Predicted 3D model of a 1481-nucleotide RNA (small-subunit ribosomal RNA) from a metagenome. The prediction has a mean pLDDT of 81. Its Rfam family is "Bacterial small subunit ribosomal RNA". Its family is annotated with ribosome and structural constituent of ribosome in the Gene Ontology.
RNA sequence: AGAGUUUGAUCCUGGCUCAGAACGAACGUUAGCGGCGCGCUUAACACAUGCAAGUCGAACGAGAAAGUACCUUCGGGUACGAGUACAGUGGCGCACGGGUGAGUAACACGUGGGUAAUCUAUCCUUUUGGUGGGGGACAACAUCCUGAAAGGGGUGCUAAUACCGCAUAAGUCCACUUCGGUGGGGAAAGGUGGCUUUGGCUAUCGCCAGAGGAUGAGCCCGCGGCCCAUCAGCUUGUUGGUAGGGUAAUGGCCUACCAAGGCAUCGACGGGUAGCUGGUCUGAGAGGAUGAUCAGUCACACUGGAACUGAGACACGGUCCAGACUCCUACGGGAGGCAGCAGUGGGGAAUAUUGCGCAAUGGGCGAAAGCCUGACGCAGCGACGCCGCGUGGGUGAUGAAGGUUUUCGGAUCGUAAAGCCCUGUGGGAGAGGGAAGAACAACUAGUAGGAACAAUACCCUAUUAGCCUGACGGUACCUUUCCAGAAAGCACCGGCUAACUCCGUGCCAGCAGCCGCGGUAAUACGGAGGGUGCAAGCGUUAUCCGGAUUUAUUGGGUUUAAAGGGUGCGCAGGCGGACUAUUAAGUCAGUGGUGAAAUCCCGGGGCUCAACCUCGGAACUGCCAUUGAUACUGAUAGUCUUGAGUUUGGUUGAAGUAGGCGGAAUGUAGCAUGUAGCGGUGAAAUGCAUAGAUAUGCUACAGAACACCAAUCGCGAAGGCAGCUUACUAAGCCAAAACUGACGCUCAUGCACGAAAGCGUGGGGAGCAAACAGGAUUAGAUACCCUGGUAGUCCACGCCGUAAACGAUGAUCACUCGUUGUUGGCGAUACACAGUCAGCGACCAAGGGAAACCGAUAAGUGAUCCACCUGGGGAGUACGAUCGCAAGGUUGAAACUCAAAGGAAUUGACGGGGGCCCGCACAAGCGGUGGAGCAUGUGGUUUAAUUCGAUGAUACGCGAGGAACCUUACCUGGGCUCAAAUGUAAGUUGACAUGACCUGAAAGGGUUUUUUCUUCGGACAAUUUACAAGGUGCUGCAUGGUUGUCGUCAGCUCGUGCCGUGAGGUGUCGGGUUAAGUCCCAUAACGAGCGCAACCCCUACUCUUAGUUGCCAGCAUGUAAUGAUGGGGACUCUAGGAGAACUGCCUACGCAAGUAGAGAGGAAGGUGGGGAUGACGUCAAAUCAGCACGGCCCUUACGUCCAGGGCUACACACGUGCUACAAUGGCCGGUACAGAGGGCAGCCACCUGGUGACAGGGAGCGAAUCUCGAAAGCCGGUCUCAGUUCGGAUCGAAGUCUGCAACCCGACUUCGUGAAGCUGGAAUCGCUAGUAAUCGCGCAUCAGCCAUGGCGCGGUGAAUACGUUCCCGGGCCUUGUACACACCGCCCGUCAAGCCAUGGAAGCUGGGGUACCUGAAGUCGGUUACCGUAAGGAUCCGCCUAGGGUAAAACUAGUAACUGGGGCUAAGUCGAAACAAGGUA
Repeated sequence: AGAGUUUGAUCCUGGCUCAGAACGAACGUUAGCGGCGCGCUUAACACAUGCAAGUCGAACGAGAAAGUACCUUCGGGUACGAGUACAGUGGCGCACGGGUGAGUAACACGUGGGUAAUCUAUCCUUUUGGUGGGGGACAACAUCCUGAAAGGGGUGCUAAUACCGCAUAAGUCCACUUCGGUGGGGAAAGGUGGCUUUGGCUAUCGCCAGAGGAUGAGCCCGCGGCCCAUCAGCUUGUUGGUAGGGUAAUGGCCUACCAAGGCAUCGACGGGUAGCUGGUCUGAGAGGAUGAUCAGUCACACUGGAACUGAGACACGGUCCAGACUCCUACGGGAGGCAGCAGUGGGGAAUAUUGCGCAAUGGGCGAAAGCCUGACGCAGCGACGCCGCGUGGGUGAUGAAGGUUUUCGGAUCGUAAAGCCCUGUGGGAGAGGGAAGAACAACUAGUAGGAACAAUACCCUAUUAGCCUGACGGUACCUUUCCAGAAAGCACCGGCUAACUCCGUGCCAGCAGCCGCGGUAAUACGGAGGGUGCAAGCGUUAUCCGGAUUUAUUGGGUUUAAAGGGUGCGCAGGCGGACUAUUAAGUCAGUGGUGAAAUCCCGGGGCUCAACCUCGGAACUGCCAUUGAUACUGAUAGUCUUGAGUUUGGUUGAAGUAGGCGGAAUGUAGCAUGUAGCGGUGAAAUGCAUAGAUAUGCUACAGAACACCAAUCGCGAAGGCAGCUUACUAAGCCAAAACUGACGCUCAUGCACGAAAGCGUGGGGAGCAAACAGGAUUAGAUACCCUGGUAGUCCACGCCGUAAACGAUGAUCACUCGUUGUUGGCGAUACACAGUCAGCGACCAAGGGAAACCGAUAAGUGAUCCACCUGGGGAGUACGAUCGCAAGGUUGAAACUCAAAGGAAUUGACGGGGGCCCGCACAAGCGGUGGAGCAUGUGGUUUAAUUCGAUGAUACGCGAGGAACCUUACCUGGGCUCAAAUGUAAGUUGACAUGACCUGAAAGGGUUUUUUCUUCGGACAAUUUACAAGGUGCUGCAUGGUUGUCGUCAGCUCGUGCCGUGAGGUGUCGGGUUAAGUCCCAUAACGAGCGCAACCCCUACUCUUAGUUGCCAGCAUGUAAUGAUGGGGACUCUAGGAGAACUGCCUACGCAAGUAGAGAGGAAGGUGGGGAUGACGUCAAAUCAGCACGGCCCUUACGUCCAGGGCUACACACGUGCUACAAUGGCCGGUACAGAGGGCAGCCACCUGGUGACAGGGAGCGAAUCUCGAAAGCCGGUCUCAGUUCGGAUCGAAGUCUGCAACCCGACUUCGUGAAGCUGGAAUCGCUAGUAAUCGCGCAUCAGCCAUGGCGCGGUGAAUACGUUCCCGGGCCUUGUACACACCGCCCGUCAAGCCAUGGAAGCUGGGGUACCUGAAGUCGGUUACCGUAAGGAUCCGCCUAGGGUAAAACUAGUAACUGGGGCUAAGUCGAAACAAGGUA
């Protein structure tokens, strides 16, 4: 110090989450030791038991018993116990110490002051003076009575440092005062020791009255520290005065009277919460949170009230009363208060022993010894925290065994272990030693001093020495012996975040702090191995701070992300021009006081270190006082003119209000002309019209709005303002002077204005037009469209107070380059124009901004003031308050829920957005499909099986370029299991194969026969062993390879540079051109790559070379005839090479690229025609069944062999084809011309037979040699429009061929039979030239063939294209987007279901307050009768009051039948509102 998370990616805004530190903690798991700390955060809930406050005999009276000893008349007595115990009177203490945090928002606390308005016991301290002399009681005790008890009462005796007079009175108090004083009131207590002449003296401790200090306390004041304004007004003892009372003391503290004040937006009053502080945690700090332990302070002591005593209390272990609760009871009454220490129950996630000791420290009493002390000192329990130590050290490689993993080679755990050699912290056991904490006091002895004394004893004071005292504890610590022997876990390993593999699981089980993992290869679940981190702990959970500059003082924002008020005026408040003087409040500096200690920090010291403890310093950023400084701010006084304003003169405008006037249009009415329609729409209909509409003319009336001018204009604070004119009113601007003299700016609350719609009352109502009605549209259409139409729109008056009231940009002032347009004024004769002031616009520099953009009219740079924001949803909702006639407005939450919501820009994709362009895309044509029959494929159905795959385009004559068996993967049945076949290596054997026979459907099983060659190495076969099984089983969504498609579309990228914060852009865009990102021009781009084109093949032309099997012009031979033969290379042809075409030439256009010209030339003309060739990528496209391959699955079977069946089924539906429906034809006869291929288990000439398929002979040819071979065409004849001489399905019969075998299930032939069909609905396909159409031929596969299929070949050989509006597909540019799985996208609302929190609500239940009634204890006031000599008391009365009761409305809290909306949820229902012009912006 940052990181993760919104997106396809980016920048920003913004929330959520994490890493850190902390803790009085808890939970899980684990655990060796010690030190120091800490330990009911919840029920201020209830408490059994014990202890926690007593002490003093040197204040006082009284005074046992047990026991022992002795005596005894046996009743007892005496002495000791003992002046002891217990109790009482009296004094001091009990107001401290200890606990808790309920209450309290307060002078309670903190801090600093005041007290001339006060008190202060004891201990401490200074000082003055006194302590004389009397009296009467009451406890105890004795006795009597009463009660269950607690206790109470009567009578009698008695002491005091108890109580009460008297005396005295410096000072004090009161009164008076001439300020000199006078008068009055008011005290006390003695004890002990010594001595004693018994009178007393003295020492000491006390007592009384003062004056001071110190300490402690009371009261008052300034300032400081929580939340809510959905608490805005509160208050009658209230605010003040006078008098009195009360108190230690001021004061409405209380009472009477008088006045009417006091507090409050600088937050009164009310509500909620809370003890406050030093400090603690965190943080760089500022801050934020917190207030355990320790310390200061306050409050409380079962709940509420009250006083008494006292120096001090309204009193934790005191009293009285009331209440609740518990206990005792004889039912009449009584007792009690752990928020002291332990402990119990209860609550809770959770917090300890009914321990030891007063040895130390501290406290109470005492002269002291001493007693008391759950304060305290210690111990026990708890890893609760912090700190420290250990669980061993060295050596040790066959890198052991074993685990894990593996590519099988290895790697890793790992020097780790074992083994060997050491050490002894700590631990166990044993032995020995052994603290500090202890010094007082007291006592003993000594020394010095002092009072009195006869005294050197004794006493007091100071001091020295000795003696005595330890709970912890035989503890810490030290020495020594033995044993590596007891002693490591926890979390994590997808990113953040250090650490990776295997197995299991299969959106299951589970994980998760956020993002998110898991649907068969999970580094994210569970286990294992390994690793990482920390370590006697480690994790989790809760909470606080941090990170979060995410409340921003330091240190944020508001055009579009959340956020500028709709606008103005303006009080308070905040801020404020120039100069001078004074002051010194702010400000600054010095000094003094205070800021408790502890804590923190620095430097030392002590426990072996550390934690811890301790000393010194610094600090405590604060407050108060005082002295000074005077620049700035403030205050006061004076002055100034530049801010602001006033006056004069011009000028501008749809500025406002009221009145008057005008024309056009519209509607209605009347009259007239005139006749059949008008109107309306995408198309229609409703509607109007023969009772005369629409249209046209004239006249009249009504209301509303003001064409042209008109503009990117003007005016106004905003809303807003438009015919002309008059009156009144306001404002801006300009020019030049004069005047006032800071009069200014902003503005919470407030006041005023404020579009449209809406509301009230009264008018008005032409047009338009919510609601409503009708007609259409539609699946529906409560809409869009049409015909009507009421509120309303208009006027007057009054409400409402909101708008995307927008420049989504608050007001004012100052400063900061330029260019340009325009409005008003000035300058000026002049629109000549440089200029100037005030506006309204555009572009841009610097700068700003996340960017878009803003840019003197700022969103720049500064200043002042106001308003507003702090994740999305819930929600501008609920409740409350307030305004309103209402509608509703203003103010304005929470629970709950999500991890995003959002802004700008980028790249794509998409659009029922736009522009440009292309393609048999449409159009123009030709021929088909869809109808029929058949063939074939698919779906479906069927079946034992009808094996599997392919499914829009891009599946369906597809994989299959050959299913009768085989193929074959399917079904049925029968078999086999180290199993079939093969290979390699080694060994053994000499047999196996074959033939024959039996069985069987076959496979298989069984019987039998026979024995090879040899170069002797072996071959061959069987068998054995080892290695490698096999699977057309699953996953094409694990893959390779291959393929389809977009698409032969023109695109897809890179390097460097440049632009941008960045994603990214540029290049690749623009203007032309092209089939083309083809080329040219322009250009922050310059180049390049993959594609295009070309290079390749075929074809079209020529030349050349070479002529066999091809050819034959000329020469020759020969035949009936044939290149048949000799020969020839001329020609055709064959197959090698070369040439040829490049817009090269001309004309026109053009800068060029290029385009046009039936141009020339040429065999070919503008890529000549065809093919091969398929960029980056898309579709998780297809294929695990071609092959290969990861993983999973089967192993007497999902492997494998065999026979038969099936893949050929058949109500039906679809695709692709063939043949047809006929005369451009069918049939018969004759006749002509290809190319490309194939051929030895073959092609087969030729001959013979058969009607024929074919058969029997048979030559040639492994082929430019032999062979397979055309049809349409042409010539002639016939048929004559008919279901036919068309068409050939179907069926019957007879055959041929292939093959082991044609039943399921082959093809072909002949004869016979002769179905549907007469050109095909909606719709749809192909094709632009040697193409379509038509005609035949060949080949692959193949025994044969279901081939009408596929792939090739040639023959004949058209029509049409105006053109790009539309349909489909595609390319480029641009635009919008809420899409990015990318429109087959996204997404809204009702309804239905489940869950959750919440608002309203009759009713029910509490709480505090109010009013009235009653009213304990108690203080105070009064009180004749009772008691007392008196003081006084009792009694009774009164005021106040805790508590109780009653009452009504309001407030507040809980609950609640029912009800409202909201949120979340897997695929539900209905529609289709938004995002593109989202299909009505």